[in-house]
A computed fold for a 1417-nucleotide RNA from an uncultured bacterium, annotated as small-subunit ribosomal RNA. The RNAcentral record of the sequence draws on Greengenes. Rfam family: Bacterial small subunit ribosomal RNA.
RNA sequence: AACGCUGGCGGCAUGCCUAACACAUGCAAGUCGAACGGAAAUUUAGCUUCGGUUAAAUUUUAGUGGCAAACGGGUGAGUAACGCGUGGGAAUCUACCCUUUGGUGGGGGAUAACUGAGGGAAACUUCAGCUAAUACCGCAUGUCCUUGGAAACAAGAAAAGAUUUAUCGCCAAAGGAGGAGCCUGCGUCAGAUUAGGUAGUUGGUAGGGUAAUGGCCUACCAAGCCUGUGAUCUGUAGCUGGUCUGAGAGGAUGAUCAGCCACACUGGGACUGAGACACGGCCCAGACUCCUACGGGAGGCAGCAGUGGGGAAUAUUGGACAAUGGGGGAAACCCUGAUCCAGCAAUGCCGCGUGAAUGAAGAAGGCCUUCGGGUUGUAAAGUUCUUUCGCCUGUGACGAUAAUGACGGUAGCAGGAAAAGAAGUCCCGGCUAACUCCGUGCCAGCAGCCGCGGUAAUACGGAGGGGACUAGCGUUGCUCGGAAUGACUGGGCGUAAAGGGUGCGUAGGCGGUUCUUUAAGUAAGGCGUGAAAGCCCUGGGCUUAACCCAGGAAGUGCGUUUUAAACUGAAGAGCUAGAGUGUGAGAGAGGAAAGUGGAAUUCCUAGUGUAGAGGUGAAAUUCGCAGAUAUUAGGAAGAACACCAGAGGCGAAGGCGGCUUUCUGGCUCACAACUGACGCUGAGGCACGAAAGCGUGGGGAGCAAACAGGAUUAGAUACCCUGGUAGUCCACGCCGUAAACGAUGAGUGCUAGACGUUGGAGGGUUACCUUUCAGUGUCGAAGCUAACGCAUGAAGCACUCCGCCUGAGUAGUACGGUCGCAAGAUUAAAACUUAAAGGAAUUGACGGGGGCCCGCACAAGCGGUGGAGCAUGCGGUUUAAUUCGAAGCAACACGAAAAACCUUACCAGCCUUUGACAUGGGAAUUAGGGGUUUCAGAGAUGAGACCCGUCGGUUCGGCCGGAUUCUACACAGGUGCUGCAUGGCCGUCGUCAGCUCGUGUCGUGAGAUGUUGGGUUAAGUCCCGCAACGAGCGCAACCCUCAUCCUUAGUUGCCAGCAGUUUUAGCUGGGGACUCUAAGGAAACUGCCGGUGAUAAGCCGGAGGAAGGUGGGGAUGACGUCAAGUCCUCAUGGCCCUUACGGGCUGGGCUACACACGUGCUACAAUGGCGGUGACAGAGGGAUGCAAAGGAGCAAUCCUUCGCAAAUCUCAAAAAGCCGUCUCAGUUCGGAUUGGGGUCUGCAACUCGACCCCAUGAAGUUGGAAUCGCUAGUAAUCGCAGAUCAGCACGCUGCGGUGAAUACGUUCCCGGGCCUUGUACACACCGCCCGUCACACCAUGGGAGUUGGCUUUACCUGAAGACGGUGCGCUAACCGCAAGGAGGCAGCCGGCCACGGUAGGGUCAGCGACUGGGGUG
Repeated sequence: AACGCUGGCGGCAUGCCUAACACAUGCAAGUCGAACGGAAAUUUAGCUUCGGUUAAAUUUUAGUGGCAAACGGGUGAGUAACGCGUGGGAAUCUACCCUUUGGUGGGGGAUAACUGAGGGAAACUUCAGCUAAUACCGCAUGUCCUUGGAAACAAGAAAAGAUUUAUCGCCAAAGGAGGAGCCUGCGUCAGAUUAGGUAGUUGGUAGGGUAAUGGCCUACCAAGCCUGUGAUCUGUAGCUGGUCUGAGAGGAUGAUCAGCCACACUGGGACUGAGACACGGCCCAGACUCCUACGGGAGGCAGCAGUGGGGAAUAUUGGACAAUGGGGGAAACCCUGAUCCAGCAAUGCCGCGUGAAUGAAGAAGGCCUUCGGGUUGUAAAGUUCUUUCGCCUGUGACGAUAAUGACGGUAGCAGGAAAAGAAGUCCCGGCUAACUCCGUGCCAGCAGCCGCGGUAAUACGGAGGGGACUAGCGUUGCUCGGAAUGACUGGGCGUAAAGGGUGCGUAGGCGGUUCUUUAAGUAAGGCGUGAAAGCCCUGGGCUUAACCCAGGAAGUGCGUUUUAAACUGAAGAGCUAGAGUGUGAGAGAGGAAAGUGGAAUUCCUAGUGUAGAGGUGAAAUUCGCAGAUAUUAGGAAGAACACCAGAGGCGAAGGCGGCUUUCUGGCUCACAACUGACGCUGAGGCACGAAAGCGUGGGGAGCAAACAGGAUUAGAUACCCUGGUAGUCCACGCCGUAAACGAUGAGUGCUAGACGUUGGAGGGUUACCUUUCAGUGUCGAAGCUAACGCAUGAAGCACUCCGCCUGAGUAGUACGGUCGCAAGAUUAAAACUUAAAGGAAUUGACGGGGGCCCGCACAAGCGGUGGAGCAUGCGGUUUAAUUCGAAGCAACACGAAAAACCUUACCAGCCUUUGACAUGGGAAUUAGGGGUUUCAGAGAUGAGACCCGUCGGUUCGGCCGGAUUCUACACAGGUGCUGCAUGGCCGUCGUCAGCUCGUGUCGUGAGAUGUUGGGUUAAGUCCCGCAACGAGCGCAACCCUCAUCCUUAGUUGCCAGCAGUUUUAGCUGGGGACUCUAAGGAAACUGCCGGUGAUAAGCCGGAGGAAGGUGGGGAUGACGUCAAGUCCUCAUGGCCCUUACGGGCUGGGCUACACACGUGCUACAAUGGCGGUGACAGAGGGAUGCAAAGGAGCAAUCCUUCGCAAAUCUCAAAAAGCCGUCUCAGUUCGGAUUGGGGUCUGCAACUCGACCCCAUGAAGUUGGAAUCGCUAGUAAUCGCAGAUCAGCACGCUGCGGUGAAUACGUUCCCGGGCCUUGUACACACCGCCCGUCACACCAUGGGAGUUGGCUUUACCUGAAGACGGUGCGCUAACCGCAAGGAGGCAGCCGGCCACGGUAGGGUCAGCGACUGGGGUG
C1' cells in the first nucleotide's frame, strides 16, 4: 500500500506505483495608451441648418510595435550515457539587473488597422486605396569590433524617442552578478550459453562550420583505435541529496521536498529570439479523433479540476490573489489552477476522549461444576462528583507594526445543560501472552512452520471466560533484519556441497638481506569544496506531541599544499642463508630402441600304449577305437617373465618387474669453488594421461565381452561347465575419461617423542651411536576436528598463489558453443517438485555375520496325533433364531465345575409400564402367608368363593416402628455400544537371567562406565582383575509338601507284651512299644578327604549318611512387550433405549449338516478277548445326603431301614495281577448303527437325558505329507475319588497301583542369554526399498512449420527543411539625371535526410500434429 470487520474528535503530513491509454467542458500567459495611428463611449466648451460638427479631457480598446511567452507547472517513455554524482579545466555567449565611459546628428520609403470590391459552408483569404511609430532603410560620426597591413593607415560597421522638464528610454564599449554551452580524472546494474569490435573508424594537414574547442563536417595522407582491469552485443534502469533496514560494514530503494537530465500524440525539421530546435509556437510525414455544404478544415490535459478505460488501488469540474513569488507596466493596476486556503480519504504520524470516587446481599442473568460451589465481579444497579471532546449561546484574534484577509465568525476565550452523544478487532496446541463446555466425527473445516479432525478436539464451528493491541485491529503483498545462508568486517573444501587426473609455463599476484636516494602508496597538519532540506546535538514557537524555526556538529569523499621517510613501491650500489652452477661419489621395475634366454601353455610330426578323458556340489554339453587322456622325442608360434620380492625402489601423475647393449631424464649425499634473488604460484595456453573404444596395416599361443550349447532354477537373457569372435600383442594416428583416491592443490617456515625400514655421509671400543641429510611406514604429546580421526610427509600454528562449494531432486541433463571419424567429451541452466537430502557418532532391533552358552530345541529312545467309528469344540453353510465372546504359538473338551423347562443373553407369539429390584412424598390398610376350589386364558395374569391363620412395642391415641396396596414425580432397569476411554484380574515372552538407580569418572552431546574382561555357575551364582564405589527390583534362601530320626499326645487310629470272651473280629480289660495321626524339633553346610584350578570361586572323585552338591514336587513370575484378552464375573467414564434395546410367560433355538479343522475316547487284537479266582491302595464325599445287612429282578434298579454330621457308619467292588480257554480270522477282535423291551431322575425325556436287557454287528488289519508329548517313580499302562449336579462326564481337578528305554553329542531346525560386527531398519526384516508397465494431472526439451517484436545489411523512394548552385521571372528605400546597377524574393537544380518499400541476415517470444525424458498422485 490494498482488502475484511469496526469507527468519536483535533493537529500535521500524504494521496494513479497499473494504460508515456484516449480525452467532453472550464480555466492554467499575458501586459504596456507614458511607443503608434485609428475606433467607440462619456463629460465640458465653442459652432450649429439642431441632423450634427470642432476642440479638450476621461474611460475602454481590435491592430502595428515592445517585453514576456525558453520561467513557473507536469511526467519518467527513452537513456548504461560526461546522462548523473564529485573534483578540476579553457577555447565561449549572456536579454532584463548593477558599476563606469562615450554617444543619441540628419533623412527616406512602406505597411496593418481603416475604407471599398470579391472568394469560401467554415477556417480563413484575395485585390485596390489611405495612414503612424520606440516598426523598417540609407547617410554622417565613431572609442570599440572585423578584414588587409610590420606599422602608419585603408575599407566595412550604431542609435528612438515619450513627456507634466524631471525622469524614463535608445546605441557603443569595459567590468560585475547571476545564467548557459563545452572538455576532462574518478565513481555509476546484470549476463562470457555475448570474444572480438571499429572505415569518419584512430591520428595528421588544409579548409568549412559554430558563441566556442573538436572528425562536428569535407578533401588528402597514414593505419591506426577499443578489448580478459571485459570491448562489442543483449537485458534492465532516469541519476543524486536522500529514504527504509542494520550494532556496524552492508543490503534494498529513488513517493512527497530539493538539484540535474530527458520528454511533451509518434518521427523528422528548422524559424524567431539573449536564450528553444520551443508542453498550452510553426512546417512536413504517420496514426487517431472531431467538423463539413465533400471542395476543405480543426486538434493534442505526462498543467489544475474532471471523464472513460485499465486496475487490488489513489481525492473537488471548490475559494482567493489576502500572503509568498513570477510576467508586463513609470505607476495605478492587470494576469498568475505557481501559490495560499478550503473539501474528500483512519492512508500515515502525533495528541485527546468514550467518565471519576464509592459501592458485597459478592444481586439477577450467563457459563462451568466434584452439586459443596466457582467465575463473569466492584463489574452492574445504587449514592456522590466532574465536564476534556462534542452540543448550544456570546465574544473573537495573530497572519498586514499604515491600507488590503480567501482561510473565517476559523483558532482562542467566557457562559450553559446533562454521564449525558462516543469501542472495536484479532488471538487463546507449541513457537507465543491467554482454557473450559457444547456441537461435529479424516465430515465440515483449520493451517505461518510443526501439524489438528476417524465419538470424550484447550488446534474445526458456537458459547462462557481469558490474553494482546486500541480508533483501530487483523490478513495479504514488498524491503531489510535475524542469515556468519556469498563470510571486507565474518565461512568453508579427508568422510557433510566443495582440490583441477598430472606437470611445464604466459599474463597477473606475492617475494631474502645491507646501504643511499626518491616520495607513487602510506601517515599527520593547513586550505578549498562537499547546495538547501533531511539525520544528530542545543535552544526556541504552537497548552503537549507530531510539526515548524534558529544555531551548531557531521557529511568517513574529492582537490590542493606543507611535513615525515619506518613499511610497500621506484632508482642505484652491495651481500649470500633462497635458487642455480661446479667437483667427487651413490642408489634405482625412471624412459626409448635393438638384441637375446629359459620354464610353461597350445598346436604339428613320430614312437609307446588302451578305453576312457574333461569337468562339477552333482552332472551334462565336449574330446576319444579314424586311437584321446597319459608318456617320450623333435619342431612351430605367440604372449607373459616363477623364485629373488619386502608396509622395498623409481617416476609429476597415469604407471614401471627375465637378461644384455646403446641413447637419455630426474633424484640423493659430501665439499663450499662460482653466479648473486636469477624465486614461489599460475587465469588462459601447451604437453602427458589406466582401461575400454575408434581408424589403417600386421599378429594371434593363452585368456576372453558378444554368441552357442550343457547344467542350476518356478523362470535363469546370471552365478557353474564346454566351446568361442571382437579384443588383449606390435606400428602409426585418434579418444581424454576413471573410486585418475591419501576421496587430503602447490610452495616456505615453525611446533614433544618412540619404534621399524631404504639410500648416503660422520664417529667408533666393531657390540654399535642421545651424530646427520634425503625418502618410506606404525604408534603417540600439545594442538585441531561435528565426531571419526590427523598429528614434523598435519587435517596443528602462520604466510603466498591457484582451483572449487553455497538445501535436495530435476541434472552433470536440455539448449547453444568448442573438440571428436564415431562413441562421446567439455562448458552448463531453467520451469517444476520438495522439508528435508546429507555427515559422524549413540541406543536398540535385525542379519541365509562371527564367537561363547542354555532349553525334550535337535539327536538317541518310548508312546501318540494325522487314516476308522463315536464324543466334543471351532469354521462354514443353513435357519425365525441357530445368543455372545475367544483367532498363530498365547482361539478351537476355551468362558461353560453340567443348554430337556430354568439357565438364556437368541427367535416367534402373547402380556406389562414408577415397573421383577433401591430410595424419597401423599393417601389407605394392618398385614403377610398357606390350603381347597370355580371361571377366562397356552401361560404370565385377571375376576371370585371357602377354610386355617393374622406383626411388634405401647403412655392404648393409627401414637411409634415395620409391612402391604394405590397414586404423582424424581428415578429404576439394559448380558445395548466402545477392552482403541478405563480400574481390577489374567495370558505370553519366561522361572528366561536379566532390568535399573545414587555418587564419581569419561564424552560438546545422545550416551558410556558400573553390567565389559579371565574363570565359574541352574543363575548379573561366586571369585579375580578393572575409574569405578555402592545400592535396589529379580536369582537363591525364608513358606508348604514328600523322604529319615527324635520328643510330646494316644481317640474314632494301632495291638508287641499281659489278661479275658467267643461270633475269632483290637471284640474287651488294658497298653504307647510299633504303624499311624499332628504339633514341635533334629538333619545337608561342598562340612570332611584326595585331585584339579591361580594359593580363588568352583569342578571331579570318595567317605559317612534316610537324603549330596538346588535331595523330589509346589507356591512364588523383575523392568517391560504384545493399544494381547475380558464393558457377558465385578466396577466404571462417555454414548444410546425409556409403553422399550426394560420386565413377564408359553413354545422353539443354542443339539441344524454337503463339508473343513482342532482336542479326545474306543479300537484294529494273543504283552489280547472271554470265563474263573478273589490279593494289595491312596485321596476324597456324605443329612433334600451316604446307605450296610436282608429280599426281588438276567440287569439297570426296586422294597425295607441297622449305622453315620463320620480316623467310629457308609460310598467301596479297586483295576491292571493270577489260573483256564480261544489260535490269527474282519475272528469268541471291534463295537458303531438300527429294531424291540425296560429302569431312574424330573412338572415334563418329541425336538433333546443317562442307564439296563434281547437282537443287529458298520468302519477299522497300526494309518501319506506332516506333526505332538516325555529324561525317573518320569513316559507308558491300570483303576479310584471329587467339583458341577434333580438327572446326565470319553471333559476337568486330584489320588494311588504296575513301571521302562535313551541322551554319542551341539553340525543342523526352533526359542532364548552374553560379547562383537554391518546396517540406507527405529511401526525396528511381517522393516526399508528399485525400475518397467497401466491411469490422471503438471511444467519442460525436440518438432514439418506458422505468427509477431527488436535489430542489421544492400538497394529503391526522397515530404518539410537548412545548406550550396543558378536565378533570363519579380522587385519600395541605396547609387545613378536616365538607362541601369547593388541587394533581395519567387522558381529551378544538387547532395543530405524522416516516413515508406523490396530482398537477405541475426536475435527473442507465442502457437504447433507428433515425440523424448522429468515431477506428483